RNA sequence: UUGAUUACUGCAGGAGAGACUUAUUAAAUUAAGAGCCGAAGGAAUAAUUUAGUACCAAGCGAGUGCUAAAGAUGAUCUCAGGCAAAAGGACCGUAGUAGGACU
Numbered sequence: 001u002u003g004a005u006u007a008c009u010g011c012a013g014g015a016g017a018g019a020c021u022u023a024u025u026a027a028a029u030u031a032a033g034a035g036c037c038g039a040a041g042g043a044a045u046a047a048u049u050u051a052g053u054a055c056c057a058a059g060c061g062a063g064u065g066c067u068a069a070a071g072a073u074g075a076u077c078u079c080a081g082g083c084a085a086a087a088g089g090a091c092c093g094u095a096g097u098a099g100g101a102c103u
Base pairs, nucleotide, nucleotide: 006098007097008096009095010094011093013091020033021032022031023030035083036082037081041079042077043076048070049069050068051067052066053065054064055063
């Protein structure tokens, strides 16, 4: 199930931060310098919860320690990426397709 969540495709929307300085080059390239931004991707993280295990104990439970997972995000970091336009862009609207049970 009058088809959820989700994934993909077309169209529409979509922020932030120097067209920085020096050298070099045909060039917006390359190298160096000190800055800045968070909305591709990535990384880290508390209380708490769950599971396992050890201690304690006659046994069960409780408690304590350790390990793992969740918590986990648009917040944090700034590795990557970015700082005119274009491109990209989390997310979102709409149309279609796939899919078939959770949200």